[in-house]
RNA sequence: GGGCUUGUAGCUCAGCUCGGUAGAGCGUUCCGUUCGCAACGGAAAGGCCUCGGGUUCGAAUCCCGACAAGUCCA
Numbered sequence: 001g002g003g004c005u006u007g008u009a010g011c012u013c014a015g016c017u018c019g020g021u022a023g024a025g026c027g028u029u030c031c032g033u034u035c036g037c038a039a040c041g042g043a044a045a046g047g048c049c050u051c052g053g054g055u056u057c058g059a060a061u062c063c064c065g066a067c068a069a070g071u072c073c074a
């Protein structure tokens, strides 16, 4: 320098193919249960989806460019 994959909540990821209210598990906080803790049950907070631009009534999703990580080639 070139190819491919990936980037979404504190962490691990789904959702993208097929555009239409952003989700799950774990974690955190609170409540119930307990003498208390754990476990269990319930609830809540937490992300303008890596960045910029384009298409569209509407973009995490499609298109273009950049950045970062991984991997392969040179």
Stems, first nucleotide, its partner, number of pairs: 001073007010026004020057001028044005050066005

About this RNA:
The RNA shown here (transfer RNA) has 74 nucleotides and comes from a Candidatus Woesearchaeota archaeon. It matches the Rfam family "tRNA". The source organism's lineage runs through Archaea, Nanobdellati and Candidatus Woesearchaeota.